[in-house]
RNA sequence: UGUGCAAGUCGGCUUGUCGCUGUCCCGAUGACCAUCGGGGAAGAGGAAAGUCCGGGCAACAAAGAGCGCCAUACUUCCUAACGGGAAGGGUGCUGUCUGGAGACGGACAGUACACAGAAAGUGCCACAGAAAACAAACCGCCUUUUGAAUUCAGGUUUCGCCCUGAGCCAUUCAAGAGGUAAGGGUGAAAAGGUGGAGUAAGAGCCCACCGCCCCGACAGUGAUGAAGGGGGCACGGCAAACCUUAUGGGUUGAAAGAUCAAAUAGGCCCCGGGCAAAGAGCUGCUCGUUCGAUUUCCGUGCAAACGGGAUUCCGGGGUGGGUAGAUCGAUGGAUCCCGAUCGUGAGGUCGGGGCUAGAUAAAUGGCAAGCCUCUUUUGAUUUCAGAAGAGACAGAACCCGGCUUAUAGACUUGCACUUUUU
Numbered sequence: 001u002g003u004g005c006a007a008g009u010c011g012g013c014u015u016g017u018c019g020c021u022g023u024c025c026c027g028a029u030g031a032c033c034a035u036c037g038g039g040g041a042a043g044a045g046g047a048a049a050g051u052c053c054g055g056g057c058a059a060c061a062a063a064g065a066g067c068g069c070c071a072u073a074c075u076u077c078c079u080a081a082c083g084g085g086a087a088g089g090g091u092g093c094u095g096u097c098u099g100g101a102g103a104c105g106g107a108c109a110g111u112a113c114a115c116a117g118a119a120a121g122u123g124c125c126a127c128a129g130a131a132a133a134c135a136a137a138c139c140g141c142c143u144u145u146u147g148a149a150u151u152c153a154g155g156u157u158u159c160g161c162c163c164u165g166a167g168c169c170a171u172u173c174a175a176g177a178g179g180u181a182a183g184g185g186u187g188a189a190a191a192g193g194u195g196g197a198g199u200a201a202g203a204g205c206c207c208a209c210c211g212c213c214c215c216g217a218c219a220g221u222g223a224u225g226a227a228g229g230g231g232g233c234a235c236g237g238c239a240a241a242c243c244u245u246a247u248g249g250g251u252u253g254a255a256a257g258a259u260c261a262a263a264u265a266g267g268c269c270c271c272g273g274g275c276a277a278a279g280a281g282c283u284g285c286u287c288g289u290u291c292g293a294u295u296u297c298c299g300u301g302c303a304a305a306c307g308g309g310a311u312u313c314c315g316g317g318g319u320g321g322g323u324a325g326a327u328c329g330a331u332g333g334a335u336c337c338c339g340a341u342c343g344u345g346a347g348g349u350c351g352g353g354g355c356u357a358g359a360u361a362a363a364u365g366g367c368a369a370g371c372c373u374c375u376u377u378u379g380a381u382u383u384c385a386g387a388a389g390a391g392a393c394a395g396a397a398c399c400c401g402g403c404u405u406a407u408a409g410a411c412u413u414g415c416a417c418u419u420u421u422u
Stems, first nucleotide, its partner, number of pairs: 002417009012371007020043002023040007045393001049404002052402005057253004064287004069249005074088005089115001090113010116244002121242002123238003138184002140180011151166005192210005211233001212231004218225002257328004267319008279291002295310006335354008372391008
C1' cells in the first nucleotide's frame, strides 16, 4: 500500500419556490361548532420489514389445584422481563512459542458450541468387516497330532526312476485340535497409549510414565482450578432420537376493548329446566369454588310431597328481519439529550434541560440551482479541471425492549496475509 474476515458509525446536505397533514396563535363571518385568510414550531426507520420472543395496556365478576401441551438448560451479573445482553468457566479445532526418549503436556491468541443427564429405561449406528457395545477371530503368531519331502543304508537298474528299512534333531508344505488379541486388514468409530520386563506366542498379566475414574488440603460469589492420595481401570457414539431431571408458562389481542346514538319482528321452530337445579363462569381436559329462573292452574293428600298442564320465567341451538354513525383507546414514556460519578463490562445513581408524527384508506411531497460521495472517460508533473451517469435496503398505523433478515457507498477499530521502504 492492497486484499480478506469480524465489530461499529453514517447512509445524502444547503437555499429558494409551490403544495399537503395535525396542533397553537391572530383576524373576519355568527355562537371555540363550521368556513375563509395570515403566521409559528413540528411532520416516516436502522431496520418502520418478519410476526419470532418478552412485556405494558385491555377484556373475560374473583381466580385455585392436578393432568396435558409448550419452552428453557455451564456459572455469576444486568434488565420490567426475555429463548436477550455482559463478563467468566469448560470442551473441541486452528496458529505461534515451548517441555519430554516417547506416549502426551504447558503458555498465549483466534474461533465454534443446541454446554443438565448415556450407570433409570427403550431405540439407532447403512455399507464394509470376524465382530459395532452383555460386541471378536478373516489374515497372521505360538504349541501339538497326522501325512509327505529334504537326510542315511540296502535292493534293483536303462545309473532317470522305483521299492524296503532307519531317522523325523532341524527345515518346508498340507489338514485337524488348542491358545492368542501384541502385528496386519475393514470402517467415521474396534475392548486405552509409550517404554520395559515376562511368555510357547501374547495380553494391564506385571512395572514406570501418560491418559481415564474416585477422594481432595487450598483458592474463588460461582462454574471450576488444584498440591497430594487411591484405583489396573472401560460397557463407544447419538438425547436439534423417544425419554429422565430441574425451572417456568391462564387465554385472546387494538379487527383487543369502552361510551353514546340509531333500528326493529325481544318474530318463528326445536331441546333442556324452574332450586336435591338446566345452564353460565380467564384455559385443552378434570376437580374445586362462585353466579343462577322458585309465576299460575288442576288431581291425590291433614300437611309435606308427588304427578300433569299453561306458554309464566331461565338457558342452549337453528332460521329470519332491521340498524350500523360518532367519540375514546391513540401517544408524557421501563422516554430523549447533556454533565458528574460507580462498575472489567452489560449497566446503575445523582443533577440539569426537552416534548419531537398521530393518520383512519391513510398526510410527511413536487420543481430549480449548488454542494457531497462513487463509477467511467478526456486533459494535466502532483494537487486539479471538464463531460456523462449513478446515489442502497426501503414507508409509521396501540406502544416499548430484544432477535432474525435486506442493504449501493463512505469512514473507524481489531486480526490475518501481501507489496514497498528503512